[in-house]
Parts: sequence; structure tokens; C1' cells
RNA sequence: GGGCGGGUGGCGGAAUUGGCAGACGCGUACGGCUCAGGACCGUAUGUCCGAAAGGACUUAAGGGUUCAAAUCCCUUUCCGCCCA
Repeated sequence: GGGCGGGUGGCGGAAUUGGCAGACGCGUACGGCUCAGGACCGUAUGUCCGAAAGGACUUAAGGGUUCAAAUCCCUUUCCGCCCA
């Protein structure tokens, strides 16, 4: 240099006909249980602002297509594999 695959909450990891973004698990917070803990059980848990109600933002970055984009197209960037 060429080809292919990938980047999603604190972490792992789903979601393809383009249709509620974040299923599920871990972790964390509070509560239950316990003498106390672990295990187990219940509820909550993307980020920011806010007393709350609520609002804004969010799939590596930027742009495009579309009523609608993690998903399709273009450019950039980072990681992995293969070829030279």
C1' cells in the first nucleotide's frame, strides 16, 4: 500500500426488511434475609440540567439519503485479521 471484519451505558454483549436505542448478564445503590457477612430475593440503575414536574443529548467523528438511520451511502479515525 491492497482486502475483510469491528468501535453501542461503569464492564461484557444483543438489536439487519431501516421502525420504542441499549435485550440479557455483570457491576452499583437501596431494601429484605443473617449475630455479622457471603450466597439468595425485591426494586432501581445511559449522560447532563432541574427541588420536582419535566427537558435536552446519546450507538468512534463529520456529512448525506429517508417520514424515520446503530443499521444504507461518502469521508476521516482507532483496533484486529489476511495479502503484498